This is a predicted structure of a 94-nucleotide RNA (Glycine riboswitch aptamer) from Viridibacillus soli. The coordinates come from a structure-prediction model, not an experiment, and the mean pLDDT is 77.
RNA sequence: AUGAUUGUACGGGGAGAGAACGUCUUGAGACGUCGCCGAAGGAGCAAAUAACAAUUGUUAUGAAUCUCUCAGGCAAAAAGACUCGUGCGGGACG
Numbered sequence: 001a002u003g004a005u006u007g008u009a010c011g012g013g014g015a016g017a018g019a020a021c022g023u024c025u026u027g028a029g030a031c032g033u034c035g036c037c038g039a040a041g042g043a044g045c046a047a048a049u050a051a052c053a054a055u056u057g058u059u060a061u062g063a064a065u066c067u068c069u070c071a072g073g074c075a076a077a078a079a080g081a082c083u084c085g086u087g088c089g090g091g092a093c094g
Base pairs, nucleotide, nucleotide: 006089007088008087009086010085011084012083013082018034020033021032022031023030024029035074036073037072041070042068043067044066048061049060050059051058052057053056
């Protein structure tokens, strides 16, 4: 300072898939069985880089809304990656 990346608070938008079945319970819910979803969180890796061996190998690091489905979720509500606005911080280039 016509304030980048970014942090945080509040507000707006925000997908998918079972109001499944059995037992207990007034209900919320608990336990069990089968089916499904990916956009909290978590895990996996491509290029690339590095090291080692030697000409393509090994190991390590390594992203996502991709993959997995541990966790979470499958009426509404809540939650929700991401995104928009406002406020408060922060202070990169110049």